Source information
The RNA shown here (transfer RNA) has 74 nucleotides and comes from a Bacillota bacterium. Model confidence (mean pLDDT): 83 of 100. The sequence was found in a public genome assembly. Rfam family: tRNA. Gene Ontology term of the family: triplet codon-amino acid adaptor activity. It is annotated as a transfer RNA. NCBI's taxonomy places the organism under Bacteria, Bacillati, Bacillota.
RNA sequence: CGCGGGGUGGAGCAGCACGGCAGCUCGUUGGGCUCAUAACCCAAAGGUCACAGGUUCAAAUCCUGUCCCCGCUA
Repeated sequence: CGCGGGGUGGAGCAGCACGGCAGCUCGUUGGGCUCAUAACCCAAAGGUCACAGGUUCAAAUCCUGUCCCCGCUA
C1' cells in the first nucleotide's frame, strides 16, 4: 500500500439484509424484603449510535470522505 472484520450508556453485546420509539445482560443509584449481608423483587439515572457531509418527511441503518482498533497479504 491492498483486502476483510469492527467502533452503539460504565463493561460486554444485539439492532443494520427490509430506514419508522435505541434495546438486552451485568454494573451504578434509590426503594422493598432480612436481625443484618448476599441473593431475590420493584423503580430510576446514564447514549451527539467513532467524526464530517449527502440522500430522505424520517438515518444507528443507505451513499461519500476521514479517524481509530483487530486480523490477513506483500